[in-house]
RNA sequence: UUAUCGUAAGCCAAACUCGUCGCGAGGCGAGGACGGAAAGCCACGGAUCUCAAUCGAGACAGCCGGGUUGCCGCCA
Numbered sequence: 001u002u003a004u005c006g007u008a009a010g011c012c013a014a015a016c017u018c019g020u021c022g023c024g025a026g027g028c029g030a031g032g033a034c035g036g037a038a039a040g041c042c043a044c045g046g047a048u049c050u051c052a053a054u055c056g057a058g059a060c061a062g063c064c065g066g067g068u069u070g071c072c073g074c075c076a
Base pairs, nucleotide, nucleotide: 004076006074011036012035016031017030018029019028020027021026034062040068041067042066044065045064046063048059049058050057051056
């Protein structure tokens, strides 16, 4: 220095509740923790979901791939 295992601190925050925006899937804020080592970011591919205008327009990064950026001390 690298990899792996364990641990500490810190970080994020599912369901649900309240407020708010949206026709809706859902977004945002507060509470709350099931979980997470990229549960940071990007709708590029697939899946799933929604729609008053359906050869269209959207949602989802905590479904799976892909791209991109990146943090931490100790012990073995």
Predicted 3D model of a 76-nucleotide RNA (c-di-GMP-I-GGC riboswitch aptamer) from marine bacterium B5-7. Of the family's consensus pairs, 89% are formed in the model. Taxonomically the source falls in Gammaproteobacteria (Bacteria, Pseudomonadati, Pseudomonadota).